Annotation:
This is a predicted complex of two RNAs, RNase P RNA and transfer RNA, with 453 nucleotides together. Rfam match: Bacterial RNase P class A. Rfam classes the family as a ribozyme. Model confidence (mean pLDDT): 75 of 100.
RNA sequence: AAAGAAGACCAGAUGAUCGUCGGCGGAAUUUAUCCGCCGGAGGAAAGUCCGGGCUCCGCAGGGCAGGAUGGUCGCUAACGGCGACCGGGGGUGACCCCAGGGAAAGUGCCACAGAAAAUAUACCGCCUGAGGCUGAUGCCGCAGGUAAGGGUGAAAUGGCGAGGUAAGAGCUCACCGCUUUUCUGGCGACAGAAAAGGCAUGGUAAACCCCAUCCGGAGCAAGACCAAAUAGGAGAACGUUUAAGGGCGGCCCGCCUGAUGUUCUCGGGUAGCGUCGCUUGAGGCGACAGGCAACUGUCGUCCCAGAUGAAUGAUCAUCACCGUGCUGCGGGGAGACCAGAGUGCGGGACAGAACCCGGCUUAUGUUUUUCUUUCCCC
RNA sequence: GGUCCCAUCGUCUAGUGGUUAGGACGCUGGCCUCUCACGCCGGAAACCGGGGUUCAAACCCCCGUGGGACUACCA
Numbered sequence: 001a002a003a004g005a006a007g008a009c010c011a012g013a014u015g016a017u018c019g020u021c022g023g024c025g026g027a028a029u030u031u032a033u034c035c036g037c038c039g040g041a042g043g044a045a046a047g048u049c050c051g052g053g054c055u056c057c058g059c060a061g062g063g064c065a066g067g068a069u070g071g072u073c074g075c076u077a078a079c080g081g082c083g084a085c086c087g088g089g090g091g092u093g094a095c096c097c098c099a100g101g102g103a104a105a106g107u108g109c110c111a112c113a114g115a116a117a118a119u120a121u122a123c124c125g126c127c128u129g130a131g132g133c134u135g136a137u138g139c140c141g142c143a144g145g146u147a148a149g150g151g152u153g154a155a156a157u158g159g160c161g162a163g164g165u166a167a168g169a170g171c172u173c174a175c176c177g178c179u180u181u182u183c184u185g186g187c188g189a190c191a192g193a194a195a196a197g198g199c200a201u202g203g204u205a206a207a208c209c210c211c212a213u214c215c216g217g218a219g220c221a222a223g224a225c226c227a228a229a230u231a232g233g234a235g236a237a238c239g240u241u242u243a244a245g246g247g248c249g250g251c252c253c254g255c256c257u258g259a260u261g262u263u264c265u266c267g268g269g270u271a272g273c274g275u276c277g278c279u280u281g282a283g284g285c286g287a288c289a290g291g292c293a294a295c296u297g298u299c300g301u302c303c304c305a306g307a308u309g310a311a312u313g314a315u316c317a318u319c320a321c322c323g324u325g326c327u328g329c330g331g332g333g334a335g336a337c338c339a340g341a342g343u344g345c346g347g348g349a350c351a352g353a354a355c356c357c358g359g360c361u362u363a364u365g366u367u368u369u370u371c372u373u374u375c376c377c378c
Numbered sequence: 379g380g381u382c383c384c385a386u387c388g389u390c391u392a393g394u395g396g397u398u399a400g401g402a403c404g405c406u407g408g409c410c411u412c413u414c415a416c417g418c419c420g421g422a423a424a425c426c427g428g429g430g431u432u433c434a435a436a437c438c439c440c441c442g443u444g445g446g447a448c449u450a451c452c453a
Stems, first nucleotide, its partner, number of pairs: 001374008010365001012319007020040008042350001046361002049359005054219004061253004066215005071085005086100001087098004101210002106208002108204003123150002125146005131140003158176002161173003177199001178197008223276003226272001233266009245257004283302008321347007329340001331338002379452002381447005388403004396433001405421005426442005
């Protein structure tokens, strides 16, 4: 210098003018209105893909169905997230990727090609036997052995070498792989070693399924409330009686509910730029401590949007940043050129809260740190 | 705001792991006719994008993009 890998920070600053939402204070006359002060979008506020809080339904119970997840150990309110490690795969490397349980519980599927796609089987070939033909090498069909070689396929019944054999074959042996058992190390996934077995068990579970773990359903348009009086009525407590029907947002069990009397409480309907829920929270920042880390604890400190046709903006000036052009500019250098100063022009992304958090994913501008490979110079 | 659904030729659609992705209307070339229409024969034309599972993906899974349901999806 080029090409990459893994992260981190920020999301221009200040001032003036005008405008806007909320809170507090003041003025006036309760509202409306005016004045002053303070606060006012994000790293993704987005997609709504997961998880949790909160609220209601029915207490959130058991089973079935359904759904989700799937190496191990941890973190967490929880997770399909994160961290560390293990195993497999990719890359020269930094590093990256993996829905990563079970195919000897069962079922299904494996097109075309091929002899055969799963109880194995035999097209060509190789070998043996007896027979026929031929002058002969040989050829023909028959019976049997074989799976080494050819051929098909994404995939062909362990691989490779030697021995062995009529030809062959784990038939035998060495090495590798696999299975089983034992030992050692590790919390564990797993790793290492030894012995035995001659190989049985093709692939597919993001096919049905089996195993383990988790999940009740719905969602802030959840849900609650809105002066006084009152009929029908409603609710709660206690007593008596007893069960047909009904309800429980997939189904069953199970649970609840009925009628009547007394006491107490509530009180129909319609609402609307209505009120609450609504923003102090698994909260931010800093220090210390524990832990490899994710994360946690203690102390200190801070309060930081709550709109509802929906605010958070616009203009100007200066400075900063980036790109580019110019110069009777100074510096370095032999030079090509390098960094700089001044000045002109242009530029500033993705996007916008709507109950709140933790993640994931996607969109997007600039800067910067560490590391890798290759080349060049000293 | 929430919740849910869909995407295949120009249009409407079939297709639920192995096909040359099928059909209708439309378009288009030829034949027929004096000409047009009808009719007959032929042709072009598509799996929303990316990644994964699998030997193999329009189909199974994940992430996006676009569109729709809204006075009869929810107050």